Predicted 3D model of a 73-nucleotide RNA (transfer RNA) from Rhodanobacter sp. B05. It matches the Rfam family "tRNA". Gene Ontology term of the family: triplet codon-amino acid adaptor activity. The prediction has a mean pLDDT of 81.
């Protein structure tokens, strides 16, 4: 140098263009219960790696960037 793959809450991960201002899980925080703690139970806060086309509409399609990572020279 070339091809290819991955990138979503702190962590793991769901998500056939529209039912998604994005849903779980564990964690973190309220409050209920309890003498109290821990489990339980009810709520909350928080995410699409960046830029840019496509489209009525993109986390999802496409180009480009950045970082990871396999292969090939």
């Nucleotide at each position: 140098g070339c091809u290819c793959c991955c990138u979503u809450c702190g962590u793991c991960u769901a998500g056939u263009g529209g039912c998604c201002c994005a849903g779980g899980a564990c964690a973190c925080u309220g409050c209920c219960c309890u003498c109290u703690c821990a489990a339980g139970g009810c709520g909350g806060g928080a995410a699409c790696a960046c830029g840019a086309g496509u489209u009525c509409g993109a986390g999802u399609c496409u180009c480009g960037u950045a970082g990871g990572g396999a292969g090939c020279a």